[in-house]
This record gives sequence, structure tokens and C1' cells, in this order.
RNA sequence: UCUGAACAAGGGCAAACCUGCCAAAAGGCAGGGACGCAAAAUCACCGGUCUAAGGAAUCCACACGAUUCUACGACAGCGGGAUUGCCAGA
Repeated sequence: UCUGAACAAGGGCAAACCUGCCAAAAGGCAGGGACGCAAAAUCACCGGUCUAAGGAAUCCACACGAUUCUACGACAGCGGGAUUGCCAGA
């Protein structure tokens, strides 16, 4: 540096769901819990996906309200990329 997760060894993380808290929501945090993961470690740089408080437009008798668009919000366990790491073999 590359390959692999092997008959390995030490192990690590933790989906859904439940409880509590935060948030307008998506979602996040903590505890429980394991679907899975060789980077399911870290990072929103690129693509993608989710939400729409605020903003804009439309409808509506001004309205109440509804609809559409929009990220400065979110997802790293969607893919790419960057950085770092244990063991074994070459």
C1' cells in the first nucleotide's frame, strides 16, 4: 500500500420499537433493545432524500383556513468523496 472478515482473536457500533427530554417538523439526545454493519468511526464537499417554522405566490368576501414553491433546517445506517483506525494475509 492492497485484499479480507476468514477455522480466527480481541472486540466495537446499534435498526425498528418503548420511555423521557429538545425541536414547528424532519430529526436529535439519554436509557432500554438488536435489524444489521469490516469502517454502521469523523466530516454536509458533490449528488440524492426528508421537513417547511419563516418567506413568497394562489384560492377564499377582507378573512378564518387551504394549496403550491422555497433551506439558512435535517439524514453520515442513501450513494460518492476526504481524513483516521484494530486484526490477519500478500
c-di-GMP-I riboswitch aptamer from a Nitrosomonadales bacterium, 90 nucleotides, folded computationally. NCBI's taxonomy places the organism under Bacteria, Pseudomonadati, Pseudomonadota, Betaproteobacteria, Nitrosomonadales. It was read from a public genome assembly, where an Rfam model found it. Its Rfam family is "c-di-GMP-I riboswitch aptamer". Gene Ontology term of the family: cyclic-di-GMP binding. About the family: GEMM was predicted in a large-scale screen for bacterial structured RNA regulatory elements.